[in-house]
This is a predicted structure of a 145-nucleotide RNA (FMN riboswitch aptamer (RFN element)) from Nitratireductor soli.
It matches the Rfam family "FMN riboswitch aptamer (RFN element)". For this family Rfam cites "FMN riboswitch aptamer symmetry facilitates conformational switching through mutually exclusive coaxial stacking configurations" (Wilt et al., J Struct Biol X, 2020). Rfam links the family to the GO term FMN binding.
The model forms 100% of the base pairs in the Rfam consensus.
It was read from a public genome assembly, where an Rfam model found it.
Its mean pLDDT, the model's own confidence on a scale to 100, is 77.
RNA sequence: CCCUGUUCUCAGGGCGGGGUGAAAGUCCCCACCGGCGGUAUGCGGCAUGAGCCGCGAGCCCGCGAGCGCCUUCCCUCGGGAAGGGUCAGCAGAUCAGGUGCGAUGCCUGAGCCGACGGUCAUAGUCCGGAUGAGAGAGAACGUGC
Numbered sequence: 001c002c003c004u005g006u007u008c009u010c011a012g013g014g015c016g017g018g019g020u021g022a023a024a025g026u027c028c029c030c031a032c033c034g035g036c037g038g039u040a041u042g043c044g045g046c047a048u049g050a051g052c053c054g055c056g057a058g059c060c061c062g063c064g065a066g067c068g069c070c071u072u073c074c075c076u077c078g079g080g081a082a083g084g085g086u087c088a089g090c091a092g093a094u095c096a097g098g099u100g101c102g103a104u105g106c107c108u109g110a111g112c113c114g115a116c117g118g119u120c121a122u123a124g125u126c127c128g129g130a131u132g133a134g135a136g137a138g139a140a141c142g143u144g145c
Base pairs, nucleotide, nucleotide: 002144004142005141006140007139008138009137010136016030017029018028019027031125032124033114034113035063036062037061038060042055043054044053045052046051058112059111066090067089068087069084070083071082072081073080074079094110095109096108097107098106116128117127118126
């Protein structure tokens, strides 16, 4: 350095102001937020020959939770519980100008998006499943070559 195992730890942010109303953190106006891996013309460090390392996209590629689906059980036949984890399926959203060999990533500007259930009123931001799960990140101790 490569192969591979066990255990442990960590792993999501956000409604402030105004309006209407009997009632809204749910509607309207302004505001606020952005998980994980990849990609890299940006930034920093090393080298200064190529290059190497760290960080760097909500809307480019993929993943996650959630819904659905399937299986089993319960059932007052409305549904509920446990399991499976991609299995039918759903699973959001970006353009213009600039620079440049090269940009949906940089700069400028203008846009857009956000599971399910609940609620005196429709929720990305409140409450709940959730002291859960998890993409993954890190550490320790091992295995083989």